[in-house]
RNA sequence: GGAGACGUAUCGAAGUGGUCAUAACGGGGCGCACUCGAAAUGCGUUAGCCUGAAAAGGCUCGAGAGUUCGAAUCUCUCCGUCUCCG
Numbered sequence: 001g002g003a004g005a006c007g008u009a010u011c012g013a014a015g016u017g018g019u020c021a022u023a024a025c026g027g028g029g030c031g032c033a034c035u036c037g038a039a040a041u042g043c044g045u046u047a048g049c050c051u052g053a054a055a056a057g058g059c060u061c062g063a064g065a066g067u068u069c070g071a072a073u074c075u076c077u078c079c080g081u082c083u084c085c086g
Stems, first nucleotide, its partner, number of pairs: 001085007010027003018069001028046006047060005062078005
């Protein structure tokens, strides 16, 4: 220099135009139960930002723009990671 794949909550990861990001599922963390205590197991919980006194509401799928009635999903540009070729 050329080609391709990927970027989703604390981590991995499913979802690939509308019934749900109310983000499944798994790991980790936290709390509780069980136990003399622990492990294992079971149950619950676990992103950020904005508005608001609170209750509550809204936005966010790497960043930005476009297409569409509707985008995490399609298109374009950029950023980052990985793989292959030279």